Context: one part of a larger RNA
Molecule: large-subunit ribosomal RNA, domain II
Organism: Candidatus Peregrinibacteria bacterium CG_4_9_14_0_2_um_filter_41_14
This record gives sequence, structure tokens and C1' cells, in this order.
RNA sequence: GCCAACGAGUUAGCUGUAUAAGGCUGGUUAAGGGAUUUAUACCUGGAGCCAUAGUGAAAGCGAGCGUGAAUAACGCGACAUAUAGUCUUAUACACUAGACCCGAAACCGAGUGAGCUAUCCAUGGGCAGGCUGAAGCUUUGGUAAAACGAAGUGGAGGGCCGAACACAAGUCAGUUGCAAGUGGCUGUGAUGACCUGUGGAUAGAGGUGAAAUGCCAAUCGAACUCGGAAAUAGCUGGUUCUCCUCGAAAUAGCUUUAGGGCUAGCCCUAUGUUCGAACUUUACGGGGGUAGAGCUCUGUUUAGGCUAGGGGGUUCACUAAACCUACCAAACCUUGAUAAACUUCAAAUACCGUAAACGGAUUCAUAGGAGUCAGACUAUGACAGCGAAGUGCCAUAGUCAAAAGGGAAACAGCCCAGACCAUCAUCUAAGGUCCCUAAUAUAGUUUAAGUGGAAAAGGAUGUGAGACUACACAGACAACCAGGAGGUUGGCUUAGAAGCAGCCAUUCCUUUAAAGAGUGCGUAAUAGCUCACUGGUCUAGUGGUUUUGCGCCGAAAAUAUAACGGGGCUAAAACUAUAACCGAAGAUGUGGACUUGUACUUUGUACAAGUGGUAGAGGAGCGUUCCCAUCAGCGUCGAAGUCGGACUGUGAGGUCUGGUGGAGCGGUGGGAAGUGAAAAUGUUGGC
Repeated sequence: GCCAACGAGUUAGCUGUAUAAGGCUGGUUAAGGGAUUUAUACCUGGAGCCAUAGUGAAAGCGAGCGUGAAUAACGCGACAUAUAGUCUUAUACACUAGACCCGAAACCGAGUGAGCUAUCCAUGGGCAGGCUGAAGCUUUGGUAAAACGAAGUGGAGGGCCGAACACAAGUCAGUUGCAAGUGGCUGUGAUGACCUGUGGAUAGAGGUGAAAUGCCAAUCGAACUCGGAAAUAGCUGGUUCUCCUCGAAAUAGCUUUAGGGCUAGCCCUAUGUUCGAACUUUACGGGGGUAGAGCUCUGUUUAGGCUAGGGGGUUCACUAAACCUACCAAACCUUGAUAAACUUCAAAUACCGUAAACGGAUUCAUAGGAGUCAGACUAUGACAGCGAAGUGCCAUAGUCAAAAGGGAAACAGCCCAGACCAUCAUCUAAGGUCCCUAAUAUAGUUUAAGUGGAAAAGGAUGUGAGACUACACAGACAACCAGGAGGUUGGCUUAGAAGCAGCCAUUCCUUUAAAGAGUGCGUAAUAGCUCACUGGUCUAGUGGUUUUGCGCCGAAAAUAUAACGGGGCUAAAACUAUAACCGAAGAUGUGGACUUGUACUUUGUACAAGUGGUAGAGGAGCGUUCCCAUCAGCGUCGAAGUCGGACUGUGAGGUCUGGUGGAGCGGUGGGAAGUGAAAAUGUUGGC
């Protein structure tokens, strides 16, 4: 891992509530007793319980009672329309019990452990060999005697080297190992606080500890075994057959509460009420101060005017006063702005009411059963944040959750659309129609960027459409030919300044078709080139401003084109218009099933509306084991089981038949449950 078997809402209660059925009309017995029996069945037993009257905390009073001074008032009752209880059984739920099942870490009690290990006690054992050579002693030198020196002797030491023995610092191997700590090589101690055998001591609220929370039998921040014990688990996991009807929530309040709970909200079921109730639409009537707008108020604020006050200056000077002011500036006037906590104004919606239309149980009430209290995204309106977030937090709506189908390449939350079943029928939605891939054409424009098929400020004789304007057959724009002069080198300045370093100006006058006291280049300064301006040649449009459509640049990312889904496209891109088609589980057609309602009727037709679904509520069934009754049921002429096949039912399933098997089994009507497995790191067995 697979297969098989086992494996989870049960049982009980002097308990309660509701529903259903049955008994009685007041209901009912409990313990106990009695006879008979297979028996829980029968008879007895009225103690007790519920009901028959309420009210008060109670004494109590009583169709009233309580509060109260009250004859008031109020609360709960009675009277009248009216009004039912009680016992048993079943079902659902609750409560108390292990209470749907499995699961802690822990706590407590009583015991078992020091054959491992820690420390200690008693008694034994062990330490090859080599080295060093303390004290003391002897002899001798030496001394007054000592001290002291030398030689020898001696054999000290948590001394030295190094086996056994003990240890474990490094490294390699091993890592389902030889081994739940080993092996190889290197290493440390090795007469000592040494190592070790045997016997003994200390026990868990404890011991022992050269101290690491170490060790106390592969277990140690409190050992192990059994018991309390099915501890508790607001936590995780699991919880077994089918079909049908309806169908949520992820919110509020409170909570040592926030991943739990209680009540309400939202769902289901039953019963009842209500005749035009809910919802929707329209009309009318309301209150409002949001969006917008505005600046009257409250604040903020632009420019100007007017003008207090202040600053500066002049004159005069003891202050003062006068005058001026390129400074600041209140109030006021004009002008232009701004606000969630501003409003002279002021919507749309929303909300409330009335009426009408539509609308048929959806409303409302009571009772019983729930689940839900982590929500997600999208759009819109706010807040927080950086007007960041697949962010947080509210509100309104939608979808997902609990919704499949079509589209968006793929894609819970986007767009279309809500799947009872069948159908090789039809029409559409969103979205599409060159090929992948079902389905397309026409007409008129635009784009040249593969724009389409990612992006800003900003930039640009890209290109289309429009508006205004200037010049132009009295010839424009561009190009070419020619001219572009004189006073004069204007004056000043300057070494020089001559149109062209700089300064000044009434930048003037003349000749002219026209020509600036000069637009640039240039020279030391002149010179030279050129422009403005003019004539000619040529010939029909040429400039400027602005609005707008589509494009261009701006444009750098990490494995590989990789920013159309691909091929590929100049339309198969974009805009406008028209006409087709494709396209879904949508709609329609046909056939069938079921649910609810209505009408007939008769237990089955017709019509109408419906049949996505998690948590969850309700209804109807299938199958397993056992029991009772029944079928004068089936079976060695082959039961159950098992392996195939066929038929059948919406399904759980059922029937028939063949093989195998070799002795029991079934139908019908009821009853009772150890009643259905794919999941629980489930349990046991097998492989």
C1' cells in the first nucleotide's frame, strides 16, 4: 500500500416540553398483595400525582387578590362571546448520567525497582618493564663545637617514559550499522582524588550528584506498574443505504469574550388568522439638509481701492505738531477662491403615509426542529493608508460560498444564463464568423505604426477632416538672372571703429524700380560675401494660427520568441452603416417522471405553476439480523453462500437462469434492533 472482517447519536430515568394515535370525561394508580400461568398478561391496592380558582414574598383572603391612607389608580385573575383535562404508547428535542466514536499532556492513591547508573559502607583483587634519585643514614673533609662540602648508601613523589587496565580529545568508516553509540588510526592517565570483583545502604512530595537538571534498568524539569478512569479536551480527525420537497448564515447585543457560547436576525415543519394583507408600479401628500451650488454667518483666502494704526524719512526741535512715503496693514468697498465638524439655497434617490392597479399565501401569529456568529471578490459611496496593496473597516447591490452550462486561451467572486430526464429538432444571449474552430458579406472612411496585440509628463513639417486669417493672374511662395546707390568713413569713442567692439540720435536727407546711418559671415581697420528691399524669368497656389480623428518617439530584467491563445493578418486592424449566420444544460417543439394547487370526480384524469443546491428541516422508501402469526410455502429431482448471464425498478434494490456448493431457506402481515463504511496517521488478520 491493497484486500477482508470489525468500527461511531445508544440505553436508563418518581424528569420536562411538543406532536401523533388510542382510552376515559375528571384522569390515573405506585409500592405491596392475590390466584392461575410460558408470560412482562389478569384481579386487587386511591396512598399519591395532575386537573377542578385565583392572588400575594407570606400570614392569609378568595371571584377576587396584591400594592396603597383610600371607596382612587394600577398589576394579575373571574364573569360574557366561551372554556379541557388526564393516562398510556410512539416520535422529536432537552436535562442528568462516559451519553456519537477515537485521541492528550497531566493529577491523585497504592505498590515495584540502585543486577543499568550516582554516592557511600564492608571485604577482596590488580597495576610488564624502564627512568629520575627527596629526606634520612654512613664514611670522609671541615669547625672550638656546629654549620657546611664531597663520596656512598637510601628509595620519596596526586614525579617521568610506557603495556595490561581505565578513559574518550581528533579523524575516517559505519548511518534499514557488527553495534538503539560500534570499528580503524592517532590520543590521555597509568602508586593514585587510581582501577576493579563480591556483598550491602540510600526510592519518587524522594534519592544520589567534584553540579551537566546529570543519573535512579535503552524511560527523568520529577521513574515504572496497577487503580481512581470511559479523568477532562470551548481542540483536531472520523461518523456507514436510497429517492422526493424546501433551504440558510458568516450580522446585532452581551460574554475573562473574540476559532466558544446565549438571545435576536435569516431557514424548515405544523396549526391558525386575515379578503383584497406583503412585494412591485403609478399618482398624491409628508419631513429632511446629503450630492451640487454658494459665500449671508463661522473659519481660510487673491488682487485693487479707500483709509485707521504701525514702520521709515524731511522740517522743526523740550514734548508735540506738520509734511512725505517704492514699507506692513485692521475695518469698509470692488473682485476672485475655499470647508467633514460653514449654509442665504438645494436635488435625484431613499424612507413614511394615503389611493388605485397588479398580485393568491409569499404576509402575520403561535408551537416544535435547526444550522449560522472565520466570509470572498466585483461595482458604487465614505473612512484609514501613500485617494498604495489580491490592504484594513463600514454602507448599498450583485455573484461565489451552496451554481453546473456558454464566453473571457487557461481563470470560485467578471459578462451571459439558473442543469427533473431523454432527443442526430428549432430560435437566441454574452461572445463571435481567414485556419486551428461552429459561423460573413456589402458600402463608406481612417491607420503604415504589426498601431491593433501594455504606460505618463513631455517632444515632433507623420497623416485625415474642419475653422479663422495673410499674400496671390495688377503674377504670390520657392528657385534662377540683375540691382542693392549717393551725402558718408553719420557723430562720439578709439591706436583703428569705415553698416556690422561699444555709446548717442529729431536712424536724417538725396537719387531712385528699389536699397537699413544696415540681417548675418568676414577684416587689425578697409576690402569681400550676403540679407532686408526692387526689377525680370517662370507659373498657380503659398504662408500662419487653431479645433479634432488615427498614428510616432519617450519604452531597460532576469531559463526561451513569451505584452494577439497559436498560425498568420495591411485587414483577418480601427470607426460608421446595413443585412445574414454561428453560438448555452437559456427559450421553444416532442415524449416521459415527480411535487404542489385547483376543478371534477373518484382514488385518477384534466389544467396551472413548478422540480440547481452546502449547513440544516421535513416526507416517502430499500435492504440486513432476530421474534410472532400465516402461506398444509421452497429444498439432496439440490437450500444458503459463491462465480457469470439476462430481465426489471427513479433509486436503495428485485426476479429469473447456468456453473460451483452440499443443508437449510423464503414470501406476506406485524414487532424489535449490536441495522448499511471508503476515509478516523482507525483496530485485527492476510498478502